Small-subunit ribosomal RNA from a marine metagenome, 1463 nucleotides, folded computationally. Its mean pLDDT, the model's own confidence on a scale to 100, is 86. The RNAcentral record of the sequence draws on SILVA. Rfam family: Bacterial small subunit ribosomal RNA.
RNA sequence: AGAGUUUGAUCCUGGCUCAGAACGAACGCUGGCGGCAGGCCUAACACAUGCAAGUCGAGCGCACCUUCGGGUGAGCGGCGGACGGGUUAGUAACGCGUGGGAACAUACCCUUUUCUACGGAAUAGCCUCGGGAAACUGAGAGUAAUACCGUAUAAGCCCUUCGGGGGAAAGAUUUAUCGGGAAAGGAUUGGCCCGCGUUAGAUUAGAUAGUUGGUGGGGUAAUGGCCUACCAAGUCUACGAUCUAUAGCUGGUUUUAGAGGAUGAUCAGCAACACUGGGACUGAGACACGGCCCAGACUCCUACGGGAGGCAGCAGUGGGGAAUCUUAGACAAUGGGCGCAAGCCUGAUCUAGCCAUGCCGCGUGUGUGAUGAAGGUCUUAGGAUCGUAAAGCACUUUCGCCAGGGAUGAUAAUGACAGUACCUGGUAAAGAAACCCCGGCUAACUCCGUGCCAGCAGCCGCGGUAAUACGGAGGGGGUUAGCGUUGUUCGGAAUUACUGGGCGUAAAGCGUACGUAGGCGGAUUGGAAAGUUGGGGGUGAAAUCCCAGGGCUCAACCCUGGAACUGCCUCCAAAACUAUCAGUCUAGAGUUCGAGAGAGGUGAGUGGAAUUCCAAGUGUAGAGGUGAAAUUCGUAGAUAUUUGGAGGAACACCAGUGGCGAAGGCGGCUCACUGGCUCGAUACUGACGCUGAGGUGCGAAAGUGUGGGGAGCAAACAGGAUUAGAUACCCUGGUAGUCCACACCGUAAACGAUGAAUGCCAGUCGUCGGGCAGUAUACUGUUCGGUGACACACCUAACGGAUUAAGCAUUCCGCCUGGGGAGUACGGUCGCAAGAUUAAAACUCAAAGGAAUUGACGGGGGCCCGCACAAGCGGUGGAGCAUGUGGUUUAAUUCGAAGCAACGCGCAGAACCUUACCAACCCUUGACAUCCUGUGCUAACCCGAGAGAUCGGGCGUUCACUUCGGUGACGCAGUGACAGGUGCUGCAUGGCUGUCGUCAGCUCGUGUCGUGAGAUGUUCGGUUAAGUCCGGCAACGAGCGCAACCCACAUCCUUAGUUGCCAGCAGUUCGGCUGGGCACUCUAGGGGGACUGCCGGUGACAAGCCGGAGGAAGGUGGGGAUGACGUCAAGUCCUCAUGGCCUUUAUAUCCAGGGCUACACACGUGUUACAAUGGGGGUUACAAAGGGCAGCGAAACGGCAACGUGGAGCGAAUCCCAAAAAAACCCUCUCAGUUCGGAUCGCAGUCUGCAACUCGACUGCGUGAAGCUGGAAUCGCUAGUAAUCGCGGAUCAGCACGCCGCGGUGAAUACGUUCCCGGGCCUUGUACACACCGCCCGUCACACCAUGGGAGUUGACAGGGGCAGAAGCCGCCGAGCCAACCUUCGGGAGGCAGGCGUCCAAGCUCCGGUUGAUGACUGGGGUGAAGUCGUAACAAGGUAGCCGUAGGAGAACCUGCGGCUGG
Repeated sequence: AGAGUUUGAUCCUGGCUCAGAACGAACGCUGGCGGCAGGCCUAACACAUGCAAGUCGAGCGCACCUUCGGGUGAGCGGCGGACGGGUUAGUAACGCGUGGGAACAUACCCUUUUCUACGGAAUAGCCUCGGGAAACUGAGAGUAAUACCGUAUAAGCCCUUCGGGGGAAAGAUUUAUCGGGAAAGGAUUGGCCCGCGUUAGAUUAGAUAGUUGGUGGGGUAAUGGCCUACCAAGUCUACGAUCUAUAGCUGGUUUUAGAGGAUGAUCAGCAACACUGGGACUGAGACACGGCCCAGACUCCUACGGGAGGCAGCAGUGGGGAAUCUUAGACAAUGGGCGCAAGCCUGAUCUAGCCAUGCCGCGUGUGUGAUGAAGGUCUUAGGAUCGUAAAGCACUUUCGCCAGGGAUGAUAAUGACAGUACCUGGUAAAGAAACCCCGGCUAACUCCGUGCCAGCAGCCGCGGUAAUACGGAGGGGGUUAGCGUUGUUCGGAAUUACUGGGCGUAAAGCGUACGUAGGCGGAUUGGAAAGUUGGGGGUGAAAUCCCAGGGCUCAACCCUGGAACUGCCUCCAAAACUAUCAGUCUAGAGUUCGAGAGAGGUGAGUGGAAUUCCAAGUGUAGAGGUGAAAUUCGUAGAUAUUUGGAGGAACACCAGUGGCGAAGGCGGCUCACUGGCUCGAUACUGACGCUGAGGUGCGAAAGUGUGGGGAGCAAACAGGAUUAGAUACCCUGGUAGUCCACACCGUAAACGAUGAAUGCCAGUCGUCGGGCAGUAUACUGUUCGGUGACACACCUAACGGAUUAAGCAUUCCGCCUGGGGAGUACGGUCGCAAGAUUAAAACUCAAAGGAAUUGACGGGGGCCCGCACAAGCGGUGGAGCAUGUGGUUUAAUUCGAAGCAACGCGCAGAACCUUACCAACCCUUGACAUCCUGUGCUAACCCGAGAGAUCGGGCGUUCACUUCGGUGACGCAGUGACAGGUGCUGCAUGGCUGUCGUCAGCUCGUGUCGUGAGAUGUUCGGUUAAGUCCGGCAACGAGCGCAACCCACAUCCUUAGUUGCCAGCAGUUCGGCUGGGCACUCUAGGGGGACUGCCGGUGACAAGCCGGAGGAAGGUGGGGAUGACGUCAAGUCCUCAUGGCCUUUAUAUCCAGGGCUACACACGUGUUACAAUGGGGGUUACAAAGGGCAGCGAAACGGCAACGUGGAGCGAAUCCCAAAAAAACCCUCUCAGUUCGGAUCGCAGUCUGCAACUCGACUGCGUGAAGCUGGAAUCGCUAGUAAUCGCGGAUCAGCACGCCGCGGUGAAUACGUUCCCGGGCCUUGUACACACCGCCCGUCACACCAUGGGAGUUGACAGGGGCAGAAGCCGCCGAGCCAACCUUCGGGAGGCAGGCGUCCAAGCUCCGGUUGAUGACUGGGGUGAAGUCGUAACAAGGUAGCCGUAGGAGAACCUGCGGCUGG
C1' cells in the first nucleotide's frame, strides 16, 4: 500500500466482498510445563447454609467463676455500624468532565486561649408476679454512671429595639496521664451556585400557574419558590424549548498516518441504587446494603391468635443463557473499627484452588547416517516423491520425575502462602503435536470416488462422466500448545469527504422571484482590544500510552524518574487581519436630466379572412371519406355555386437560433393606465451591497366550484372499418372541456435536465437596441448592453463546455450518498375534490447506472452486385407410374440425414448374401488376432438325422527346414490373459464434408491518435468481376484471400506417322483394299498467340471506360480445378481412427426363414403423357465419348420377339458393344379420350441366378385406367446456354425413369434496379452481445416471505380529573397522664399519651394520549421451474418516445390537452 466483482471488451460512477488489528468472548478439533493477568456481558431473577461489624471493665452497677493476680456474661453507657465491599436498575441531569465562585457545616486529627464549680431526679440489668406457641411483652419494688436534668460562672461566642438578653462541661485511675466543655485558627471531608462541554428523533413546535420576578414570613449548616401569604405577568423556545427513545459519566480502552470512529469489563475518580414504593428517627455525617416505621409483591414458621425475612457483601444453589470459577486458607503483610494497651473483629485484603480465557517464555531432542531400506502415492513403467526423514551409531537432560538443601517478603517477636521460589545430585530419549488451508483474491497440486446428485461457498462462483473448487488419499503451504469457525468494533471506505467528495448526461440546482432571521461584504484614518499571536502563572488526580534507567535468568509483568496529557482559567504584551466604536471617500449600489427599442402587463373598443349554421336563388345525382371501404349526408334536392344574415373562436403574410418578461409565458389594429430595460450626460447620496433557512407573491396544460358562452376542435361515448382479437391506430358522429368573469388547485422533460452574485482569463464570424468618429439613411471603424455559431488555453469519465463556462477564484442558499421496495405506507399540513407537500421501514439483489468502442440487428438511410426481380423460354404444383421421406401398420418393417444446407440423400444398384432388424435353432477363449502348454494332423469324399448351422458313423493317415538337439507353418485339444460389439456419447475427439460463398473480404508489423476498449492503414474521389487499379490522405509496408501460375476446348507452327489419313502417282476384287506417301484430317509431345499492345474519343496529363483496326480468339476468350479469417457445439463414433462408459453362455458368433419391397394418407424429386411443330409405316444420312478376357462377342442360321445356336476377331486408334436418335424424303391418320396415352390386369414366354412366391428385368398376344396443359403457390436457365434428341459408363450374376459423362439439332429475352430474396461497403439508432429465433412489460393462476389497512382484543408507559389516605414530619387541641425547674404546695412552666388538620405512598375510578403484540378479512410489494393472455418499450419497435393532468379499458396500455428531445 491494495485486491475481486456490472461489460463482448473499455473508461467512469457506484455499491457489495476480502486481506489487518482488537476481544470479559462462545463453539469445533487438539492439548506438555511455567510466569503474569482475567473470569455472569443474559434474569437489578429467586435464594438453602455458613461467614462478611464490632469493640471498650482505664465510664457504670449487677451476676458467675477464680490459681485471688484476675477472668467471663447479659445489660446501661461511649465510639464505630454514613467507611470498607457489591451493582449499573434509574438518570439526558450541574448527573459527570473541566474551570471558577460565596452564603456554609465538618466526629475523630493538629495549633492556640480558657474552663472542668455546686446539686438533683430517674431508669435498664437484677428480684417478684403475669400474658404469649413463638417473636416478644405487661405490672410492682429497688439501683449505678463519662446516661439525664437544674443552678453558678462567661475571656471569647450568639441574639439585640444597642437599653440589654442567652448559653457549657464528666469523670477514670492514682501522681502521671487519659478524658470533658467553650471559643478561634488549621487540615480533611462534605453541602450549595455558575461558565463551557456531554446521544438520537421536528413524522415531537410550542411549553410553563409555584410557573417567572418582587415584598413579608417560615425553613435549612447554608443561598434560593426550598415553603407560604400578597403583588406583578412574566419565563423558556428554531443557537431546538416541551415530548419520545436510548444511556450511568470520566481517566481510559480499541482502531487509525492523522483527523476521526466505536466503546466505558478488569484498575482508578465521581454519581446512583440496596426486594418494590413512601417516610422520617438517631447522628458530626444517612433519609442509612447486613437500622427503624408503613404499604405492596413474594418466601418461610405457626398452637391460626400472630410472627419472621431481604446475597446488586464472600463462597455457594436453582433459573436464564452460546457462556463465566472453590460453600478453600490466613489475618503473616497492607489497611480499617474499637481500645491507654495487650488485644479482638475484618469473605477489605493477602494467598491457594478451577479454566489454554488472554499475553509472555520454554520444551517435545542434538549430531551423524544412502541401500536413497521397507511401505505409501504418482508414473510417460524408465522412474519420481515422502526423504537424512526412519532404522542404526554417538551425545545431551531444558521441562518432567525422584532425593537433599532451602529463602526474600519481618521489625526484638509473629509466615496463610509453603518445604513454595531457588540451588545441588540422580534418572532415562526417556512422559510431551496439533489445527486450518491448497480455483482467483491468497502462500500451497496430483490421483481416485461422485455425476447439477451428494455437497462446497467470504465475494466471484464450483458440481450435469476426464472437478487442482464436493468426499477420500498422497504431497505441499501457513500457524503452533494451539489452530480454525462464529459474533462484535475500527480499518481499508476519500463509501458523510474538517483534514478530504460531489450535483449538464452517472444519485443530486427548489418552477420562479421578492424578502425576514442568519452568513458574507469596497477604499481610508484613528481609538479600544472581543477573536488572533507571543510570553508568564494556576490547573489538567493516580494508573495507562511514550522515553530513559532499574528488578524478576529473558519476556510478559513490576518499580523509579522524565516527557506528555494537544484542554480550561488567569495575568502581561502586540495591533497586521476579522469584528467593534468614531470620522472621511467614491470605483459597488441608487437618485436626477435627455433620448430609445420592445408579441412586457391590465382594461375598453374595433377589423378583415376562414369554418359552421340559417334564409333565399341557380342546379342535379351524387357527395363525403379511405390503403381500400363502410357508417354518414342526399330526389323531403345534398355536394357545388351566388346573395344576405347570425354567432363564437383564432389572428395568415410580415416572422427572423428576431424582440420583451423573474419564470410560466407574450403575436390583427386603436386608445387609456402601468412595470421593467438600454444608451448618453452632468450633478447628488455615500456601502445604502450580495445571498437568503422559514415566509410571501406569481406559476403552462389538465382538473374543480358558481354564473355565462358554445363556431370549430374534441377525452368519454356511439357507429363503421382493420384484425386471430382491436376495449387502439383509420373513418363518421359526438358530450364534458377548450372561451369569458370570479374563486380554487400549485403540478410538468416547469429543461440550458446547468441556483444567484462578483472579479479575472486568446480570438473569428453573424444578428438586435443605442451612442461616437470618418461631411453621409450607404459603408467602415470604435464603444456599451443583449442574442447566436465556430474555436485556443483550461476543464471533463467521455460526450462535450469554452468571456452567455461545465475555466481560474470568492460569498450565500438548495440538493445527493447502491438498485428495487418508493416518491410508496403511516402521521402531520394544505385542498371542495382530484390530489399536493413532508417522508420511512421490513424484505430483496450484486449489481443498477453514465459515456464511449467493436460487432450484430432495424417493417433506418445512401451506393453497389447476383437468373434476385423484371423481360423471356421451359417446367413443378393437377393425372398414371418410379423413387425417397413422414405417418400408420408390423414380430421386424435396421440405422442415420431434418429450413435454405434432410427427402432418386448414405444406397455406383436389399430375391439369398448384403443386413446392422424380427421370431426360432445352436455355440462360448469363441467367426477373427497375439501369447503359453500338450498333441500331430488336415483338406476332400461316402452314409444317416436336421430347415441349416451342426451332430453321429465310415473312409482316410503327416508338410518344410535341420547342426538331428529342435525350429517353423498348419490343424486339434486345454488354460487364462483376452478376442468381439453397425452397443451409447459427433455436446469428449481426429479426419473428412456441407453452408454462407468463388462472396471480396480477413489480418499483421512499425508509426501516429485516443486515459482506454480501440481507431488509423481498410475511410474518401474515381474505377473494377475483384481491398482490381489510380489519385488523395498520419500513415508506410506486409501476409492469407482476388488475379495469374495448372487442366482440357478454340487458331497456327513444329516433332512423329501405326492400328490413323489419301492431295498427287500406280494397281484394284472398288473396300485406303494394295504399293507408295505423311501434304491434309487426326493422334500426342513441344512451342507461338491476347498484352487495353495500336488508333480515336472520354477521363484529372491517372486508373480506366467507349468505339475502331488487325486477329482464330478482345478486354477475365468460353469451361473446369482451386474455397481466405471464420460461422452454424452444422453432418458423420454405421467408411476409418479414437477417449470414456456399457456388454462378455451375450448387446459377441453361426445358421435357415422372414423383414428393410407393408399402405386409409401427406410431402419432395423424377419419368411418361395429355397429342398434328404430333402418332404410325417405309426409305435414307450425319456423332462424340467410353467399355470389353469368368469379357465384348461379328458373320451366318432359328424364333413374330425377348432370345437361342454359333463361334470369326479382339487384352483393342486394328475386333466387338454399335443401330446413333431427333433430322430428311414418301405414305397414312384429321381433332376423337382418338391409330393420343400407356397404367392396370390376364395368358404365353425369354434371360440371369442354388433359388425370381413374398420380391427381378425383358418379350409376344390380349386388356386399354387416369389424363384434353393443371388452383394458391413455386423451380431452372443469359449462348452453343435453355429446350429437345439419342449414345456411353460406374455399381452389377440379373435388375436404372436415378447418378456420372458424351455429342446432335438449337432458340427467346434483359427497358431497367422501384419492389421480393441473398450479399458487400459507408452511415445512423439501439435498453441486443447466446447478438431480433435478441431483449422485454403488465394482468391472471400457484407457492413462500416481509409489510400497510382492519370490526376489534390484550399489555406497557406517562398524563389529566375525582375518591381515598397507612406510616411520618409539621401545626392546632390536649378535660387523660407525668421524676428533675419554680411554687404561696393549690398549682405553674414544660412534656407525654390521645384527638383533629395540611401534605402525602400504595390503592380505586373516569378520560383521552403514546406505544407494543395479536386479529376474520383485505391492499399493494418482493422472490420463485420451462404456467396463461397478449406484445407496451428498446430499430422510425412497426401509431416516435417520454413528462404533467383528465377520462376510459382483461392486461400491458389507449385517447384528449399542454410541454420536452433524452426522436